[in-house]
Molecule: Glycine riboswitch aptamer
Organism: Clostridiaceae bacterium
RNA sequence: AUGACGGCUAAGGGAGAGCUGCUGAAAUAAGCACACCGAAGGAGCAAAUCUCUCAGGUAAACAGACCUUAGUCUGACG
Numbered sequence: 001a002u003g004a005c006g007g008c009u010a011a012g013g014g015a016g017a018g019c020u021g022c023u024g025a026a027a028u029a030a031g032c033a034c035a036c037c038g039a040a041g042g043a044g045c046a047a048a049u050c051u052c053u054c055a056g057g058u059a060a061a062c063a064g065a066c067c068u069u070a071g072u073c074u075g076a077c078g
Base pairs, nucleotide, nucleotide: 006073007072008071009070010069011068012067013066018034020033021032022031023030035058036057037056041054042052043051044050
C1' cells in the first nucleotide's frame, strides 16, 4: 500500500401454496375443520437451495433464503 474470507447496517430485487367453509364480530383480529406451500428459523443426513413440515405461510400488508450496490468492523494473502 492492497484489503481475501467472514460479521453488521441501509437500499433495491425476491418464489410457492384456499382472498375455501363454519363460528365470532360494528369492523378487524382471532378460533375450528379440511386442503396445500416451502426460500425465515428448526430437525435429519458428511453437507445442501435435498428431505421432513414442529414452527411459519397460502389476496394485500408483514415476513422471506438468496443476489446486487454502498457504508462499516476485522485483517488473510502479497